[in-house]
Molecule: transfer RNA
Organism: Niastella vici
This record gives sequence, structure tokens and C1' cells, in this order.
RNA sequence: UGGCCCGUAGCUUAGUUGGAUAAAGCAUCCGGCUUCUACCCGGGCGAUUAUGAGUUCGAGUCUCAUCGGGCCAA
Repeated sequence: UGGCCCGUAGCUUAGUUGGAUAAAGCAUCCGGCUUCUACCCGGGCGAUUAUGAGUUCGAGUCUCAUCGGGCCAA
């Protein structure tokens, strides 16, 4: 320098052909249970879907640019 892939909660992921209020587990907090802890049960807190723009009635999903990470080639 060129090509390809990835970016969704603190962490790991799901999100179907563009159409629901963006979902689950772990973590964390509160409560219940227990003599206490753990397990278990109930609930809460959590995301400008990397950033910006475009297409569209409608974008996590499609297009472009930028940023970050990975792989390959030189």
C1' cells in the first nucleotide's frame, strides 16, 4: 500500500427476507429463603447497536466514508 472479515450492556453472544418497546446468560445491586454463607426464587440497574452521512414510510440489518481490531499478500 492492496484485499477480506469483525465492531450490539462491564464480559460472552442472539437479533431470520429491512417492520414489535433492541433480547438472553454471566457479572453487579435489592429483597426472599437460611442461624450465617453458598445454592435456589423474585425484582432492579443497565445500549445514542464504533462514529458520521446516505437510501427508505421505516435501518442493528442495505450503501459510502472515517475510526478501531484481526487475517492474507506485497